[in-house]
RNA sequence: GUCGAUAAUGGCAAACUUAUCGAAAGAUAAGGACGCAAAACCGUGGGUCUAAGGGAUUUUCUAUCCUAUGACUGCCUGGCUGCCGAAA
Numbered sequence: 001g002u003c004g005a006u007a008a009u010g011g012c013a014a015a016c017u018u019a020u021c022g023a024a025a026g027a028u029a030a031g032g033a034c035g036c037a038a039a040a041c042c043g044u045g046g047g048u049c050u051a052a053g054g055g056a057u058u059u060u061c062u063a064u065c066c067u068a069u070g071a072c073u074g075c076c077u078g079g080c081u082g083c084c085g086a087a088a
């Protein structure tokens, strides 16, 4: 430096509930732990979700379809930083 232990010190916090924001996806805070060796940070390339706005369709049924500038990073990948030191 790679690597990741029935190690040690710790750390984060899924689902769900409540409150708030948002058109929604979702986010924030508190509670709560499914899990995580980067489940710290960023958002490169993919992927997925939503469709306010815009466009199209329709015997305009207040429906359907398309579309991020919106969102997810605890979906993968990429960048960057960090604790410890078993085995290899």
Base pairs, nucleotide, nucleotide: 002088003085004084011036012035016031017030018029019028020027021026034074041079042078045076046075047072048071049070053067054066055065056064057063